A computed fold for a 73-nucleotide RNA from a Clostridia bacterium, annotated as transfer RNA. The source organism's lineage runs through Bacteria, Bacillati, Bacillota and Clostridia. Its Rfam family is "tRNA". Gene Ontology term of the family: triplet codon-amino acid adaptor activity. Rfam describes the family as follows. Transfer RNA (tRNA) molecules are approximately 80 nucleotides in length. The family's RNA type in Rfam is transfer RNA. Model confidence (mean pLDDT): 83 of 100.
RNA sequence: GCUGAUGUAGCUCAGUCGGCAGAGCACUACAUUGGUAGUGUAGAGGUCACGAGUUCGACUCUCGUCAUCAGCU
Numbered sequence: 001g002c003u004g005a006u007g008u009a010g011c012u013c014a015g016u017c018g019g020c021a022g023a024g025c026a027c028u029a030c031a032u033u034g035g036u037a038g039u040g041u042a043g044a045g046g047u048c049a050c051g052a053g054u055u056c057g058a059c060u061c062u063c064g065u066c067a068u069c070a071g072c073u
């Protein structure tokens, strides 16, 4: 230098052909207990890496940039 993959909650990851962003763990509160742990219920937490384009509408499609990983030279 070229090619490909990945980027979504604190962590690990889903999200099918474009139509209200989710799960598990973790966190907070409450209940349960003599008190913990465990369990149950409720809650908080997101600029879907960044910028543009297409569209009535984009995590999703197109282009560019950045980061990480792999391969080629």
Base pairs, nucleotide, nucleotide: 001072002071003070004069005068006067007066010025011024012023013022019056027043028042029041030040031039032038049065050064051063052062053061